Context: one part of a larger RNA
RNA sequence: GGAUGAACGCUGGCGGCAUGCUUAACACAUGCAAGUUGAACGAAGCUAAUUUUUAAUUUCGAUUAAAAGCUAGACUUAGUAGCGGACGGGUGAGUAACGCGUAAGAAUCUACCCUUAGGAAAAGAAUAACAACUGGAAACGGUUGCUAAUACUUUAUAUGCCGAGAGGUUAAACAGGUUACUGCCUAAGGACGAGCUUGCGUCUGAUUAGCUAGUUGGUAGGGUAAAAGCCUACCAAGGCAACUAUCAGUAGUUGGUCUGAGAGGAUGAUCAGCCACAUUGGGACUGAGACACGGCCCAGACUCCUACGGGAGGCAGCAGUGAGGAAUUUUCCGCAAUGGGCGAAAGCCUGACGGAGCAAUGCCGCGUGAAGGAUGAAGGCCUGCGGGUUGUAAACUUCUUUUCUUAGAGAAGAUAAUGACGGUAUCUAAGGAAUAAGCAUCGGCUAACCCUGUGCCAGCAGCCGCGGUAAUACAGGGGAUGCAAGCGUUAUCC
Numbered sequence: 001g002g003a004u005g006a007a008c009g010c011u012g013g014c015g016g017c018a019u020g021c022u023u024a025a026c027a028c029a030u031g032c033a034a035g036u037u038g039a040a041c042g043a044a045g046c047u048a049a050u051u052u053u054u055a056a057u058u059u060c061g062a063u064u065a066a067a068a069g070c071u072a073g074a075c076u077u078a079g080u081a082g083c084g085g086a087c088g089g090g091u092g093a094g095u096a097a098c099g100c101g102u103a104a105g106a107a108u109c110u111a112c113c114c115u116u117a118g119g120a121a122a123a124g125a126a127u128a129a130c131a132a133c134u135g136g137a138a139a140c141g142g143u144u145g146c147u148a149a150u151a152c153u154u155u156a157u158a159u160g161c162c163g164a165g166a167g168g169u170u171a172a173a174c175a176g177g178u179u180a181c182u183g184c185c186u187a188a189g190g191a192c193g194a195g196c197u198u199g200c201g202u203c204u205g206a207u208u209a210g211c212u213a214g215u216u217g218g219u220a221g222g223g224u225a226a227a228a229g230c231c232u233a234c235c236a237a238g239g240c241a242a243c244u245a246u247c248a249g250u251a252g253u254u255g256g257u258c259u260g261a262g263a264g265g266a267u268g269a270u271c272a273g274c275c276a277c278a279u280u281g282g283g284a285c286u287g288a289g290a291c292a293c294g295g296c297c298c299a300g301a302c303u304c305c306u307a308c309g310g311g312a313g314g315c316a317g318c319a320g321u322g323a324g325g326a327a328u329u330u331u332c333c334g335c336a337a338u339g340g341g342c343g344a345a346a347g348c349c350u351g352a353c354g355g356a357g358c359a360a361u362g363c364c365g366c367g368u369g370a371a372g373g374a375u376g377a378a379g380g381c382c383u384g385c386g387g388g389u390u391g392u393a394a395a396c397u398u399c400u401u402u403u404c405u406u407a408g409a410g411a412a413g414a415u416a417a418u419g420a421c422g423g424u425a426u427c428u429a430a431g432g433a434a435u436a437a438g439c440a441u442c443g444g445c446u447a448a449c450c451c452u453g454u455g456c457c458a459g460c461a462g463c464c465g466c467g468g469u470a471a472u473a474c475a476g477g478g479g480a481u482g483c484a485a486g487c488g489u490u491a492u493c494c
Base pairs, nucleotide, nucleotide: 001494002493003492004491006490007489008488009487010486013366014365015364016363017362018361019359020358021324026322027321028320030319031318032317035083036082037081040080041079043077044076045075046073047072048071050069051068052067053066054065055064056063057062074178090277091276092275099202100201101200102199103198104197105196108194109193113190114189115188116187117186118185119184121155122154123153124152130145131144132143133142134141135140160169161168162167175182176181203249204248205247210240211239212238215237216236217235218234219233220232221231222230252274253273254272255271256267257266258265259264279300280299281298282297283296302313303312304311305310330356332355333354334353338352339350340349341348342347369399370398371397372396379390380389381388382387404431405430406429407428408427409426413421438483439482440481441480442479443464444463445462449478450477451476452475453474459466460465
């Protein structure tokens, strides 16, 4: 000198774009953050039309009310069922590792999507909802009975798979629908995504020198989607290490970021890729995919409810609270855009996202007026008392209106419709210099000097050093210099 997710002190006009718990992966009140499909299913309800019966009124045409039946509705929903809750969002605790980066590889899987070929035959048993009874304070259940499906089961068939062969083995929903279509099963291929293996690279310490028993390899068996000591039995005695094993400490990693002429050094906030985690530890279930943040089970700690028998919970999602800390924001608006889930669609959901709010936290831009104006006014300060300086600075004259205030018009972002932002950006008119300057420094390094006070005191200080009676170094005043809506200090990196 540059830089920062900064903090502190003094000060503070506006706009645009960014950024905002670096500390306690500490504990969390409250609300929201993952649903959707009635064009899979039965049922209940609602509304409307219609039929029958009964009752009331009656002008004997009919009207009103109740009950029952039937039909309809892109109607509503607790439940069954399907798809999605493995994405998106957060955090960096752990991890020195095939975790990441890069370059390769073979023994694999892949829902939805695309392409191609073929198929969808025959039967059946249940169960929730519901009803009755019933247990419990609650959470939540129990028994009996009824019912449906694109839920479930059996049989059949087979281009598939296994097998040397004989042979063995595995499917489906003629479902839904406004008749446009959407779905179902099998096989093959693609795409997307994922798992696995390997070469090389990846911090510090030798005041850590030996480490290892499923350890290293083989055979057999098991296991996985898949190679493999991945697991088990048996056999052999190997394997790693000064080219740093093992142990200990520290740490997510990369693209990048900062600095530097570069080589390097430091760093890993925001954004993007990968990984890991979800109160702590363990486990599996379901599923194409999880060993699953807002799923399940067990154990621990903690918190809450309880009728003491038993239950409930997990903000490292968005806001917000307490605590910690030098320190980090609103319990806001909207699904209008982009994207995602479901749905045939209308649409619903979406604290992703789009926006607004707060903070000079940063970067960039603009302003706080411009021109003229000497009797060089007054006042201040200095003085050798002549004057000098503040200083064209002010006053005063003329002008302008970026900003500001008021009023009017008013977008793009959206495509037929639909705009949170927002009456926002922007434009026009009127008003009036009006609303807007500080901070640090002035001995040398280092741009900028005098006076007064103080008297090794009070104090200053980054280094050298100032201060003990003429201090340009302390404190105040005047003046000057630098930067400027900021300026200084502190911390850290180059």